[in-house]
RNA sequence: GGAGUACGCCGGGCAGUCGCGCGCCGUAACGGCGUGAGGAAAGUCCGGGCUUCACAGGGCAGCGUGCAGGAUAACGUCCUGUCGGGGUGACUCGAAGGAAAGUGCCACAGAAACAUACCGUCCCGGUACGGUUCGCCGUGCACGGGACAAGGGUGAAAUCGUGAGGUAAGAGCUCACGGAGCGUCGCGGUGACGCGCGCUCGGGUAAACCCCACGCGAAGCAAGAUCGCUCGCAAGCCCCUUCGGGGGCGGACGGCCCGCCCGAGGCGAGCAAUAUCGCAACGAGCCGCUCGGCGACGAGCGGCCCAGAGAGAUGGCUGCCACCGCGCAAGCGGUACAGAAUCCGGCUUACAGGCGUACUCCGCGC
Numbered sequence: 001g002g003a004g005u006a007c008g009c010c011g012g013g014c015a016g017u018c019g020c021g022c023g024c025c026g027u028a029a030c031g032g033c034g035u036g037a038g039g040a041a042a043g044u045c046c047g048g049g050c051u052u053c054a055c056a057g058g059g060c061a062g063c064g065u066g067c068a069g070g071a072u073a074a075c076g077u078c079c080u081g082u083c084g085g086g087g088u089g090a091c092u093c094g095a096a097g098g099a100a101a102g103u104g105c106c107a108c109a110g111a112a113a114c115a116u117a118c119c120g121u122c123c124c125g126g127u128a129c130g131g132u133u134c135g136c137c138g139u140g141c142a143c144g145g146g147a148c149a150a151g152g153g154u155g156a157a158a159u160c161g162u163g164a165g166g167u168a169a170g171a172g173c174u175c176a177c178g179g180a181g182c183g184u185c186g187c188g189g190u191g192a193c194g195c196g197c198g199c200u201c202g203g204g205u206a207a208a209c210c211c212c213a214c215g216c217g218a219a220g221c222a223a224g225a226u227c228g229c230u231c232g233c234a235a236g237c238c239c240c241u242u243c244g245g246g247g248g249c250g251g252a253c254g255g256c257c258c259g260c261c262c263g264a265g266g267c268g269a270g271c272a273a274u275a276u277c278g279c280a281a282c283g284a285g286c287c288g289c290u291c292g293g294c295g296a297c298g299a300g301c302g303g304c305c306c307a308g309a310g311a312g313a314u315g316g317c318u319g320c321c322a323c324c325g326c327g328c329a330a331g332c333g334g335u336a337c338a339g340a341a342u343c344c345g346g347c348u349u350a351c352a353g354g355c356g357u358a359c360u361c362c363g364c365g366c
Base pairs, nucleotide, nucleotide: 001362002361003360004359005358006357007356008355009354010353012321013320014319015318016317017316018315020036021035022034023033024032025031038337042348043347045346046345047344048343049342050220051219052218053217057258058257059256060255062216063215064214065213066212067081068080069079070078071077082096083094084093085092086091097211098210102209103208104205105204106203118152119151120148121147122146123145124144125143126141127140128139129138130137131136160178161177162176163175164174165173179201180200181199182198183197185196186195187194188193224277225276226275228271229270230269231268232267233266236249237248238247239246240245250262251261285304286303287302288301289300290299291298292297322335323334324333325332326331
C1' cells in the first nucleotide's frame, strides 16, 4: 500500500416562523411550560408479560426442540466449548440423538446394490502351429475341469483405502500407515468428547415411516372489563338410600377419555351507546459507575420518566451548517432503508453515505 473477516456507532444538526397530538398550570386567552416515530417501528418467524375460558389436574392424540455446559422470565435466541463441512487464514455454516428395536427406499446403468461374475487373470487336461539340446518352451482356441474378485467397464455408492510382501494367479492372507464400527478396557475432562490399547470390516438414507429424551392447555388488545334493555335455555328428570348422601341422564371446558364443577350474581343470542376503561403505557424500563464472570450476563449504588393516536398527530417554509458527487473556481445537484397502534426479549430481511476497534492474508521498504 492492497485485499479481506468480525463487531460497534451515526445516518442529520442549529435558528426563525406558521401549524398539529398528548400531559400539566391558568377563570379564560390566535396563553405558558414540557414532550412527541426506529435500528430496524418491517416480516408476523419464535418466546413471554397481560386478558378471558366454572377446575386449568392426569392421560391419549397432536405439535415443537434434538452435541455438551451455561445465561435468560422464556425461546427454535444468546455465550463458551466438542464434532463435522467450507476457506491459505482471520473466520464461517450445521435439519449435530438413534441404522446393533422394527418397516421401507437406493431409479437408470451395471454381472451384481443385504448381492455378485460381463470383459478378464491363473492352473490342469485336450487340440493346432512353430522352435527344440526330444526334458520341454512359445503362441492360438467359440473345447473340458477348477481357482479368483487384485485389473477394466457401469454407477452417487461395488467385499474399507494406499503401499509392500506373499501366491499358480489373487484376496486383510501378512505387515506398515490411514478410515469406520464396537469395547463391563486404561488415562484426561462436569460433559459433549479426546488420546492410547484390543477386536471386527460390504454400505447409504430418519429434511423416509419410526424409536428415544425433553418441553407445550386454548384463543388473543378487533383479548377483555364496566354501564342499559329484550328473547331463549335448565333447576331439573330417573334410580337407590341407613335420609347424611350416592349413581345415571343432561350442561360447561381446544380434538378425545377420565377427574373436577352444577353457581339465575349461570349459559347463549340480539339491540343500544360505538360511551368509559383497557391506553395516567412504571416497564423482565433506560443511562452512568463499581464489583463478580473468558463470556452471554448478574449484583450493588446513583440518576431519569422519554409518543399514546382512534382512518390515526409527530409537519410545512426560509436561512446557515455537516456529509457525498461534478467542477480550476464561482456554483450546481443529492442525502439511504423507511413511519409507533397492547407491551417487551430475540431472529430474519432492507439500507445512499460516513466513522471506529480488533484480527487475517498478499506485496514493498527498513